């Protein structure tokens, strides 16, 4: 001092809802709230999922399959990368 897993202390985020503003929509984001989380920090050019539009099947017609573009989502899953302590 690196490195691993993690106990204890000091902290840290904030799910469902509720309501406020933006969106065509999935969502974001302010406040309230707490299920839960050792990265529930960041990262969208891995996968998988959600949205909206086109074009195609199908249908009486919607659904719903497919295809293509554009966008959500890190708290789906993997992977980078950064970080707090510091028993063992």
């Nucleotide at each position: 001092g690196a490195c691993g897993a993690u106990a204890a202390a000091a902290g840290c985020c904030a799910a469902a809802c509720c309501u406020g503003u933006c969106g065509c929509g999935a969502g974001a984001u302010g406040g309230g709230g707490a299920c839960g989380g050792a990265a529930a920090g960041c990262u969208a050019a891995g996968g998988g999922u959600c949205u909206u539009u086109u074009u195609a099947u199908u249908u009486a017609g919607u659904c719903a399959u497919a295809u293509a573009a554009a966008g959500a989502a890190a708290g789906c899953c993997g992977a980078g990368u950064u970080g707090c302590a510091a028993a063992c």
This is a predicted structure of an 88-nucleotide RNA (c-di-GMP-I riboswitch aptamer) from Methyloglobulus morosus KoM1. NCBI's taxonomy places the organism under Bacteria, Pseudomonadati, Pseudomonadota, Methylococcaceae, Methyloglobulus morosus. Its mean pLDDT, the model's own confidence on a scale to 100, is 80. The model forms 88% of the base pairs in the Rfam consensus.